The RNA shown here (c-di-GMP-I-GGC riboswitch aptamer) has 94 nucleotides and comes from Proteobacteria bacterium UBA2363. Taxonomically the source falls in Pseudomonadota (Bacteria, Pseudomonadati). The model forms 100% of the base pairs in the Rfam consensus. The prediction has a mean pLDDT of 86.
């Protein structure tokens, strides 16, 4: 290294509601607890979510290089989707 209880001391905080920052997804603070032994930290691999920039496939409209709507795409997000790495509290365990 492993295990994890009707224990002890203690943390975290799902959905919901404000308030902000973003295009979104989503995140940050306040409330607010469904849950959780790493729900402590990191996007490195997968997976999912979003599509703004872009890509010009595909459809309308147009003289049109242009608008619209579809599709595609992370360099954006998820650590409370697995994996992995780092570190960490307790003690029926060692």
């Nucleotide at each position: 290294c492993a295990c994890g209880a009707c224990a002890a001391a203690g943390g975290c905080a799902a959905a919901c509601c404000c308030a902000u920052c973003g295009a979104a997804a989503g995140g940050u603070g306040g409330g607010g607890a469904c849950g959780c032994a790493a729900a402590g930290u990191c996007a490195c691999c997968g997976g999912c979510c979003u599509a703004a920039c872009g890509g010009c496939c595909c459809g309308g409209g147009u003289c049109a290089u242009c608008c619209c709507g579809g599709c595609c795409c992370a360099c954006g997000g998820u650590a409370g989707c697995g994996g992995g790495a780092c570190c960490g509290c307790c003690g029926a365990a060692c």